[in-house]
RNA sequence: GAAAGGCAGUGCGGCGGUUGCCUGCAGGAUUCUCUGUCGGAGGAAAGUCCGGGCUUCAACAGGCAGGAUGCUGGGUAACGCCCAGUCGGGGUGAUCCGAAGGAAAGUGCCACAGAAAAUAUACCGCCGGCCUGGUUCGCCAGACCGGUAAGGGUGAAAAGGUGCGGUAAGAGCGCACCGGCCCCGCGGUGACGGGGGGCGCAUGGUAAACCCCAUCCGAAGCAAGACAGAGGGCAGUGGUCGCCUGUCCAUUCGCUGCCCGGUAGUUGCUCGAGCCGUGGAGUAAUCCACGGCCUAGAUGAAUAACCGCCUCUUCGCCCCCUCGGGGACGGAGAAACAGAACCCGGCUUACGGCUGUUCUUUCCGG
RNA sequence: CGGGACGUGGCGCAGUCUGGUAGCGCACCUGAAUGGGGUUCAGGGGGUCGGAGGUUCGAAUCCUCUCGUCCCGA
Repeated sequence: GAAAGGCAGUGCGGCGGUUGCCUGCAGGAUUCUCUGUCGGAGGAAAGUCCGGGCUUCAACAGGCAGGAUGCUGGGUAACGCCCAGUCGGGGUGAUCCGAAGGAAAGUGCCACAGAAAAUAUACCGCCGGCCUGGUUCGCCAGACCGGUAAGGGUGAAAAGGUGCGGUAAGAGCGCACCGGCCCCGCGGUGACGGGGGGCGCAUGGUAAACCCCAUCCGAAGCAAGACAGAGGGCAGUGGUCGCCUGUCCAUUCGCUGCCCGGUAGUUGCUCGAGCCGUGGAGUAAUCCACGGCCUAGAUGAAUAACCGCCUCUUCGCCCCCUCGGGGACGGAGAAACAGAACCCGGCUUACGGCUGUUCUUUCCGG
Repeated sequence: CGGGACGUGGCGCAGUCUGGUAGCGCACCUGAAUGGGGUUCAGGGGGUCGGAGGUUCGAAUCCUCUCGUCCCGA
């Protein structure tokens, strides 16, 4: 110098002015609204995929059904999120990816092809026995019975792999190495690692098929709900979250019938697991202490438009020049994805670019 | 704001639950029958299942993300 990887930041430039919109506050006016002033979108406000707060179902407990998660340890209000590690896979590497429990509890499925797709099996081949036929007496051909998984062929997958011995031919039948299973002790909180010993090896794949195991989960959602607005009286009757059972009967709520009778507003609504800075604990996620700050709350839904100067990028042209570059003038641009609607923590998806830092590989020079 | 369903030739649908050669009707093309058209008969072409990734030997089907359309709720 080039290429590549990780982490972090930014979301569009700064200052000033004019007009306009929304909330709060203050004042004037008094039902018409006016004046001043503070504040006014995002990193994803999005998809609504998870988790929590809050609210209602009166409160609570157990079981069933249903759902979710799935290596280990930690963080957190909680999570399917995050951090650190283990194992497996990709890459020369920095590093990246992983829905990563159980197939030896049971059931199902494995099309076509193939002898056989899971209690192993004998199509071709190889070997032995016996019979028949032929014979150049070496053998050859055929039928039957048996042995064999080494070889062939099929398939995504063929019953541990390679080699040597062994055998009639073969075979973990025996041995060596690799793989697998079991046991022991060592290191580690643990996943696991590495070491020693034993077993010839019994158990193919699929759980993003049913299922089993472990852990967790009640349901619905701000159109939840609360208050007000017009409910009142009488009679009857029923009940707790998908289903069942129990404690409890709290006292409330609902339904039906009869009589008389209406409204569309306020609130929940933004001070919160909040933001910033410093210090400390921890590898980190994160947590603790102290100090400071208040930062949109609309409801057919505001957050906008324009102008001037400076800055930056780029283009054109001119000048200087030590040919690296510098300066003046003019034009264009400062963008993409996208718009809060009860609030937070995450994930995922979309996005024009720009900046900082660290690491790896390779090339060149000293 | 919340909840749910669907996407398969040109059109309307089945197949998805239980993975194994993508089918049916209409439409289209060719031929026959007719003087010609329609009807009828015979034959044929056309889709890789909205898009991307994954699980699996194998995906329209199972899982995840995403795009679009429709329906319901005071």